[in-house]
Order: sequence, then C1' cells, then structure tokens
RNA sequence: AGCCGAAUCUCUCGAGUCAGAGAGAGCGGGGAACCCAGAUUUGUUGGGGCGAAUCGCCGGCAACUGCUCCGGCGUAACGCGACUCCUUUCCGCGUGAGCCCGUCAGCUAACCCCGUAGGCAUCGAAGG
Repeated sequence: AGCCGAAUCUCUCGAGUCAGAGAGAGCGGGGAACCCAGAUUUGUUGGGGCGAAUCGCCGGCAACUGCUCCGGCGUAACGCGACUCCUUUCCGCGUGAGCCCGUCAGCUAACCCCGUAGGCAUCGAAGG
C1' cells in the first nucleotide's frame, strides 16, 4: 500500500496531469410481458423509489384529533476499530440522515431510462 459509498478505469475535445464536455468499459439503480404471485377498489389515511437510515415512548408546540413541526431517550438496521478478502466469538465506538417521482409502479424476457457524487482519519483482542 487506508476506510465508507455503485460512484472506478480508458480514450477524445480543450494550450493544459486544471475546470468543463463527449464516448466506451466496469459498477450501481429504476421502469417494463407471458408465467407466477396477490386481491379485488372507485372516491385517498394516496402510493412508490434510492439509501443502513425504520419503529416506539416522553416532552414542547399546535389542537376537535398528531402520522406530520421541534427536542430528548431508546430501537430495527448499518458502519468502524488499519496489509487485503471471506468468516467466528467477545469488547469498544459511531450512524440511525437526506433526496426524488407526482396519483403511477408486484415479479418480469426483449426493450427503455438514469447515476457513476460526496466524505472520513492514527487505527481493540482471540480464532478459522
């Protein structure tokens, strides 16, 4: 020689090891038949997608009524503890967000579409 994450690599344009744009590969995601699954659902408790990021309780605020707003405590789940990958048992620490579609979405071959960002920092133990 690091880690989280799909978010990397190559080529071209560009005066350029910058910014930016384009193409290909890789990686990730969404839509979309038959069959299968499901249950009928119109008017709404609308519904759905990415992601670990859900759910519950308490308080505040509001109030006819919190699912919604603010705060706290837990919690499903996820990540880290350093050579890399898979894995077991303990111990410790942290996250438990945000965004999008716009009334529509099960699965799903062909086919179609989109993304390829951002961030972190000195580092436990014993095994396979």

c-di-AMP riboswitch aptamer (ydaO/yuaA leader) from a soil metagenome, 128 nucleotides, folded computationally. It matches the Rfam family "c-di-AMP riboswitch aptamer (ydaO/yuaA leader)". About the family: This family represents a conserved RNA structure found upstream of the ydaO and yuaA genes in Bacillus subtilis and related genes in other bacteria.